[in-house]
The RNA shown here (small-subunit ribosomal RNA) has 1442 nucleotides and comes from an uncultured prokaryote.
Its mean pLDDT, the model's own confidence on a scale to 100, is 81.
Its Rfam family is "Bacterial small subunit ribosomal RNA". Its family is annotated with structural constituent of ribosome and ribosome in the Gene Ontology.
RNAcentral holds the sequence, with entries from ENA.
RNA sequence: GAACGCUGGCGGCGUGCCUAACACAUGCAAGUCGAGCGAGAAGUUUAUGAAGAAUCCUUCGGGUGACUGAUUAAACGGAAAGCGGCGGACGGGUGAGUAACGCGUGGGUAACCUGCCUCAUACAAAGGGAUAGCCACUGGAAACGGUGAUUAAUACCUUAUAAUAUCAUUGUAUCGCAUGAUACGAUGGUCAAAGAUUUAUCGGUAUGAGAUGGACCCGCGUCUGAUUAGCUAGUUGGUGGGGUAAUGGCCUACCAAGGCAUCGAUCUGUAGCCGGCCUGAGAGGGUGAUCGGCCACACUGGAACUGAGACACGGUCCAGACUCCUACGGGAGGCAGCAGUGGGGAAUAUUGCACAAUGGGCGCAAGCCUGAUGCAGCAACGCCGCGUGAGCGAUGAAGGCCUUCGGGUCGAGGUUGCCAAUUUAAUAGAUAGGUAACUUGACUGUAUCUUCAGAGGAAGCCCCGGCUAACUCCGUGCCAGCAGCCGCGGUAAUACGGAGGGGGCAAGCGUUAUCCGGAAUCACUGGGCGUAAAGGGUGCGUAGGCGGUUUAACAAGUCAGAAGUGAAAGGCAUUGGCUCAACCAAUGUAAGCUUUUGAAACUGUUAGACUUGAGUGCAGGAGAGGAAAGUGGAAUUCCUAGUGUAAGAGGUGAAAUUCGUAGAUAUUAGGAGGAACACCAGUGGCGAAGGCGACUUACUGGACUGAUACUGACGCUGAGGUACGAAAGCGUGGGGAGCAAACAGGAUUAGAUACCCUGGUAGUCCACGCCGUAAACGAUGAAUACUAGGUGUCGGGAGUCGAACCUCGGUGCCGCAGCUAACGCAUUAAGUAUUCCGCCUGGGGAGUACGCACGCAAGUGUGAAACUCAAAGGAAUUGACGGGGACCCGCACAAGUAGCGGAGCAUGUGGUUUAAUUCGAAGCAACGCGAAGAACCUUACCAAUUCUUGACAUCCCACUGACCGGUCCUUAAUCGGAUCUUCUCUUCGGAGCAGUGGUGACAGGUGGUGCAUGGUUGUCGUCAGCUCGUGUCGUGAGAUGUUGGGUUAAGUCCCGCAACGAGCGCAACCCUUGUCUUUAGUUGCCAUCAGAUAAUGCUGGGCACUCUAGAGAGACUGCCGGUGACAAACCGGAGGAAGGUGGGGAUGUGACGUCAAAUCAUCAUGUUCCUUAUGAUUUGGGCUACACACGUGCUACAAUGGUCGGUACAACGGGCAGCGAAGGAGUAACCUGGAGCGAAUCCUCUAAAGCCGAUCUCAGUUCGGAUUGUAGGCUGCAACUCGCCUACAUGAAGUUGGAGUUGCUAGUAAUCGUGAAUCAGAAUGUCGCGGUGAAUGCGUUCCCGGGUCUUGUACACACCGCCCGUCACACCAUGGAAGUUGGGAGCGCCCGAAGCCAGUGAUCUAACCCGUAAGGGAGGAAACUGUCGAAGGUAAAAUCAA
Repeated sequence: GAACGCUGGCGGCGUGCCUAACACAUGCAAGUCGAGCGAGAAGUUUAUGAAGAAUCCUUCGGGUGACUGAUUAAACGGAAAGCGGCGGACGGGUGAGUAACGCGUGGGUAACCUGCCUCAUACAAAGGGAUAGCCACUGGAAACGGUGAUUAAUACCUUAUAAUAUCAUUGUAUCGCAUGAUACGAUGGUCAAAGAUUUAUCGGUAUGAGAUGGACCCGCGUCUGAUUAGCUAGUUGGUGGGGUAAUGGCCUACCAAGGCAUCGAUCUGUAGCCGGCCUGAGAGGGUGAUCGGCCACACUGGAACUGAGACACGGUCCAGACUCCUACGGGAGGCAGCAGUGGGGAAUAUUGCACAAUGGGCGCAAGCCUGAUGCAGCAACGCCGCGUGAGCGAUGAAGGCCUUCGGGUCGAGGUUGCCAAUUUAAUAGAUAGGUAACUUGACUGUAUCUUCAGAGGAAGCCCCGGCUAACUCCGUGCCAGCAGCCGCGGUAAUACGGAGGGGGCAAGCGUUAUCCGGAAUCACUGGGCGUAAAGGGUGCGUAGGCGGUUUAACAAGUCAGAAGUGAAAGGCAUUGGCUCAACCAAUGUAAGCUUUUGAAACUGUUAGACUUGAGUGCAGGAGAGGAAAGUGGAAUUCCUAGUGUAAGAGGUGAAAUUCGUAGAUAUUAGGAGGAACACCAGUGGCGAAGGCGACUUACUGGACUGAUACUGACGCUGAGGUACGAAAGCGUGGGGAGCAAACAGGAUUAGAUACCCUGGUAGUCCACGCCGUAAACGAUGAAUACUAGGUGUCGGGAGUCGAACCUCGGUGCCGCAGCUAACGCAUUAAGUAUUCCGCCUGGGGAGUACGCACGCAAGUGUGAAACUCAAAGGAAUUGACGGGGACCCGCACAAGUAGCGGAGCAUGUGGUUUAAUUCGAAGCAACGCGAAGAACCUUACCAAUUCUUGACAUCCCACUGACCGGUCCUUAAUCGGAUCUUCUCUUCGGAGCAGUGGUGACAGGUGGUGCAUGGUUGUCGUCAGCUCGUGUCGUGAGAUGUUGGGUUAAGUCCCGCAACGAGCGCAACCCUUGUCUUUAGUUGCCAUCAGAUAAUGCUGGGCACUCUAGAGAGACUGCCGGUGACAAACCGGAGGAAGGUGGGGAUGUGACGUCAAAUCAUCAUGUUCCUUAUGAUUUGGGCUACACACGUGCUACAAUGGUCGGUACAACGGGCAGCGAAGGAGUAACCUGGAGCGAAUCCUCUAAAGCCGAUCUCAGUUCGGAUUGUAGGCUGCAACUCGCCUACAUGAAGUUGGAGUUGCUAGUAAUCGUGAAUCAGAAUGUCGCGGUGAAUGCGUUCCCGGGUCUUGUACACACCGCCCGUCACACCAUGGAAGUUGGGAGCGCCCGAAGCCAGUGAUCUAACCCGUAAGGGAGGAAACUGUCGAAGGUAAAAUCAA
């Protein structure tokens, strides 16, 4: 360097296999030089001219012969191959290996080399023998050879000459950190060459110098792991030798035993390094694509040759794997060069053009070669730029027309050769000229320019709940889906999907991946460790780190100046060039390192001095400091003996196990034995910590005080190390009274492997040796200095008559500043600072696994990861809760009373049943509840019939004149049909009203959702609480007020108080009742007066009384006494009809709130559903069912009673489709009757219990009345399902009710009757009314509910909370065991290719020497042997992975 999804107009500049250093078809990527050499193909020219042959002529035999042209010769030409030279060590690719002098940076070489290039000096003399090519023969399929003959050179060889080269011996001088170097010498030895040619040059040899390039060495820097701590035999050094360009164990022989490492060796893992790039304020962190420098590699491994340079990408040899060819005998190959192919992968391009430019190789040059390079192609891969339209117009658009527009003329530059000029050391380079020739472009007919034409070719992607810019509708309904974190979705989703709208960016937009930032979240800059993670259990002490005052010197650190380096590119700044920008260029700019010159305050080093840090000596006193020996008394237990004429003891909540008639317990005396040391005893003492407690003796450590003498920084901390280290535990040997794990038994319990009890073994004790851990805690490392105080206490000093004050060292409490998240700490710091050590980095997994060390073992130390969660945690706050505490209240308990729960019936509910048994209500707070009243209706349910703009509302059109009502038919009934009757007003046009029919908007729904709602209601609870403003306190949540001391029914009131006030609640205001006064007397009343009657307020009269209903009074802790704090208030008393809110009620009384409490079926209403039906109508049925269960009631079970007879006293109410009197009939229900009354007048209306008598006599009864039969009555269209009442007959259960549970505190409970609402009729229910009329309350321990304060909390859906463990099944991750497989690395042994080196070298051999020659010698070669040596084989062990 990206990839993926959707989309895609243009251009410029860049970039493009990050994976398989996996395998590669094909083409190209390194050649060049004929001015080094021999030979020389094709071809051209000239000459030759075999042969053929057009044309013309011909006697037809032939002749002529343009033309083509074999052959031969010469010249030109120069292909391919060869010898030779230079180059193939550059350029290009890749990053496998490498943790290294590999890289970076800075030095060194007196330890080195350097082809081509430049400069300088000098030189090039004389000879010789081969060989490739070529030719002939020949092997092989091929690759590739073999033999013979012949030939050249700038190929090769011999000789000559030569030095300031080099070697040996040696002299003098100078210099250097050392080995040594340099200069000048002397003597002797050794080494050279090549020619070509156009005559101008190019090339060759030796030496020196330079430049360039390289080699080696050194300082510093360079990733991770210590669960890698020891590594090393050529290893470290020396001597001799070898080797190299050169130093060196680089190699070798011998000698010595060294070398490296906690400042991290060795081993493991990972990785090319750097300039730079990304990020960041910086310091840092990450990275090493493109460009540039260095290194390494070239199929894998090894090796050398050649060469100036290689151990060589497109060279050689060997081995291995793989691929290809083969005639099976053998051969060939290496894209990590450019394109390209396959493969891998989420993923990365053309088998292009050109050497025009830049650069490279060769060449004198022309030139050739160049996949380096320059360009083009592909890709939104990146950066930058542009566009996808913009405007104009009555102030005259567009279009049209006209025009001075459209052209003409002259050059400029570059390359190459040559020449001279200036400059110069220069024939270099540069500058400006002259002259001659030429005028070259792959890109490309491209950029650019001019003109013409048409709005013509060009917009998407993501997002819209918060973070974060941007909102609604529909669909969906914890489904489908979204999601970076929090989280969204369960029927009203701004979060899912779609749409509209909006926001952002834009040829791109989103997503994913990676890195930095935010993250002060590894903190050098720049964090922490009492309780959040984190101080080592404690000392001593090594290394290390840090260190008092002063003098001098040095100059390592430090500071300042200068020089070198810091490549270029990049970055930054300023300019400039492409129309801008990206891009490109010019100039300037740096940390570091090195060298050098200086400074000397600080640190350091050296030398010296000092006393205050530290230590020693002297004199004292304190102490459970340590360790050893000895001694003591109390108590427990056991043993012995006695007393005990005794039977229990022990133990507990209560018991039992247990002990005891074999004499316990109790008690007395004596003895034994072990352990621990009461009181003193104290937030007292000592010790480093653990820890230390009777007394005595001797031994011993430390601290403290005082005064002064001495030493003279000797100090602090302390990784490793070492010593100590509670309890438990372990080993060996003792000891063993008490206590007591384990264990046994008894209890408790659902169980009780516990708590309680009875026993009881290890152990606890001693000696010696291990272990090495604790909530080893002050949860607070050590040392030093500084920073308000107050008050205790321990040990000293000083002081004094005594005390106070002062001072040193310890040990506590309170408290300021300061610190802290808060709690808290606070001279004994958790404050302010310094030094050193240890430790922490989300929770769980886990202090686990593995490894290692220690240990007899138990175990300890060190100490992870996978996986998993979005939290875990600290401190404080408000609530709630507690089988926490304190205080208080309530018919809450207790004390009483009457019940319920048992029976029968009534009524409601559940369940069951049914066509339907309509629906709702569900602990308290549903169940005689909605329902103040289901035979039809009601009615919502079921069956059947019927209607579809509808039973009901509004609008429109048409028709009719009615509608209503009556009669008849039909029907189960509605529906339907027939028939009679029949509008109003009018300006006569019509209007109003009503009905019928029609059309569609709509009606209708007791269908769903009370978890979408309003309203209403229940409940805690008529409990005393709930809040606010301002102020104050706290970082904040919050607190204070509202808490505290009293008091109250009360947050009622008083006092106090950083609070002061206020609001909603409490209370009061209202009604009624109880007393009195006053006003008014009809329908009420009648004391007095009069009248009438058998009698009665019946009448006149009256309003005194009762009563009625208006207005007032009265009660307020007002008065007295006591208590209390002189308060609030409480207790008692007086007076009073009433005394401490007098009793009761309600103004529809109920604070803030709780229960998603109840109600969509009172009503209203969002939304959803139905629309010939889930709407509407009618008839019948059902809601009244019945094995059963529950709630609420009524009646009873009897004598405080039943029955019969007589007799007395109320209140609240109601009444016209009503209450209904008297009188009459009936046993009665009731009927008849119809006076009176719209009511203080009349009716309802006899109140009952009670009282007075009679009877019954304890029974299933003269109790009780269910059930059933018969006969009646009443209401009503209708009484069967399914009403009420009456009479007669029938006469069930039931003899006071288990566990449990309810109401009630005074005119109350209990008991007795009475009225009303609803209602045609139908109460044992509900709501009222009065009559009679109790018992008990010690008290607040307990049950329930509530209030206030406080405390704990891991709860906040708030204890109906939270939460732990086992087990079953499935899956995920990890450890272990037995095995299996594979990888990398090392060691030992075997074998040993190529090759270098060494040796041998029978055999072969041109140059030189000897020799006339033959031959010999020197030298060389093949070959063989040996050391080393890759690959391979093999054995054992370690390690990693599956």